Model confidence (mean pLDDT): 76 of 100.
Predicted 3D model of a 368-nucleotide RNA (Bacterial RNase P class A) from an uncultured Myxococcales bacterium.
Its Rfam family is "Bacterial RNase P class A". Gene Ontology terms of the family: dimeric ribonuclease P complex, ribonuclease P activity and tRNA processing. Rfam classes the family as a ribozyme.
The sequence was found by an Rfam model in a public genome assembly.

[in-house]
RNA sequence: AUGGCGGUCCUGGCGGCCGCCGGCGGUCUCGGCCGCCGGAGGAAAGUCCGGGCUCCACAGGGCAGGGUGCCGGGCAACACCCGGUGGGGGCAACCCCAAGGACAGUGCCACAGAAAACAGACCGCCGUCGCCUUCGGGCGGCGGCAAGGGUGAAAACGUGGGGUAAGAGCCCACGGGCGACCGCGGCGACGCGGCCGUCGGCAAACCCCACCCGGAGCAAGACCGAACAGGGGGCGGGCGGCCCGUCCGAUGCCCCCGGGUUGCGUCGCUGGAGGCGCGCGGCAACGCGCGUCGUAGAGGAAUGGUCGCCACGGGGGUCCCGGCAACGGGUCCCCCGGACAGAACCCGGCUUACGGGCCGCCAUGACC
Numbered sequence: 001a002u003g004g005c006g007g008u009c010c011u012g013g014c015g016g017c018c019g020c021c022g023g024c025g026g027u028c029u030c031g032g033c034c035g036c037c038g039g040a041g042g043a044a045a046g047u048c049c050g051g052g053c054u055c056c057a058c059a060g061g062g063c064a065g066g067g068u069g070c071c072g073g074g075c076a077a078c079a080c081c082c083g084g085u086g087g088g089g090g091c092a093a094c095c096c097c098a099a100g101g102a103c104a105g106u107g108c109c110a111c112a113g114a115a116a117a118c119a120g121a122c123c124g125c126c127g128u129c130g131c132c133u134u135c136g137g138g139c140g141g142c143g144g145c146a147a148g149g150g151u152g153a154a155a156a157c158g159u160g161g162g163g164u165a166a167g168a169g170c171c172c173a174c175g176g177g178c179g180a181c182c183g184c185g186g187c188g189a190c191g192c193g194g195c196c197g198u199c200g201g202c203a204a205a206c207c208c209c210a211c212c213c214g215g216a217g218c219a220a221g222a223c224c225g226a227a228c229a230g231g232g233g234g235c236g237g238g239c240g241g242c243c244c245g246u247c248c249g250a251u252g253c254c255c256c257c258g259g260g261u262u263g264c265g266u267c268g269c270u271g272g273a274g275g276c277g278c279g280c281g282g283c284a285a286c287g288c289g290c291g292u293c294g295u296a297g298a299g300g301a302a303u304g305g306u307c308g309c310c311a312c313g314g315g316g317g318u319c320c321c322g323g324c325a326a327c328g329g330g331u332c333c334c335c336c337g338g339a340c341a342g343a344a345c346c347c348g349g350c351u352u353a354c355g356g357g358c359c360g361c362c363a364u365g366a367c368c
Base pairs, nucleotide, nucleotide: 001364002363003362004361005360006359007358008357009356010355012310013309014308015307016306017305018304020039021038022037023036024035025034026033027032028031041340045351046350048349049348050347051346052345053217054216055215056214060244061243062242063241065213066212067211068210069209070084071083072082073081074080085099086097087096088095089094100208101207105206106205107202108201109200122149123148124145125144126143127142128141129140130139131138132137157175158174159173160172161171162170176199177198178197179196181194182193183192184191185190221267222266223265224263231257232256233255234254235249236248237247238246239245274293275292276291277290278289279288280287281286312337313336314335315334316333317332319330320329321328322327
């Protein structure tokens, strides 16, 4: 220099003018006005996971249904995070994995191919019989084979040897996968070694195993106000679907049907698994302790618009410096540009969108 990998930080600054929402204070004619203070994000997004909170029975058993799926740890919890194991990709830095079970059972394996799992016979190899022969062999029948060719993502372990009519894990040696057992190491996933058996794949196919999960959601839910009128029906109602079990009410004060009425109403509403700094423990995620900070709360939904200056990026021009030149550096002026995106009960994650800065590491090449 070029290409790549990982991490971290920021999301322009200041000022003037005009507005918007909230809080506090003042004022009065009680609705305005005046003053001061505060007012979006790293993703506020998608609403995909996990929780808090609220109501239904603080939520029970079974079935059904859904989810997760190597091990250990972290956390309120998780499908998240950290550290490992195994597998895969990359020269490397590093990255990725939905990673239990195929000896419980059922099923599937497109196209091509003879055959895709009770193997199979297209070409081929071998034996035997018959016929023909130009004596090399050819054709046909019956039978054997799974070596070689060919098809395929995958052809019933691979290589070599023995063996055989030709062959074959049929036998042997070495090697590979899977499984059981034993020994050693490790908390464990697993690793190393030995020995025995065995040899297609698919569980993001059904399924089996282990563990987890009650439902609805701030339009949750609670209260005030307004409006009332009575009537009809009821062994009914609640607990996500079914069964059990249980709770409530007992002829109404309960439930259902039907009718009437409903406000620029109030609360929930923002201090919470909070942010930052330091110390200690831990490889780390994280935990503990101390100190410190105050940081939106609307309800058709505020957080905006405009102007100026500065900073940043790009383009053009003037002048200066270096150089033969291409070009490089600086100064001043003009023009253009600044992404993705807008809280709605609140948190922890994941994913997706998007502009830039910095740091570390790896590979290759050149120079010292």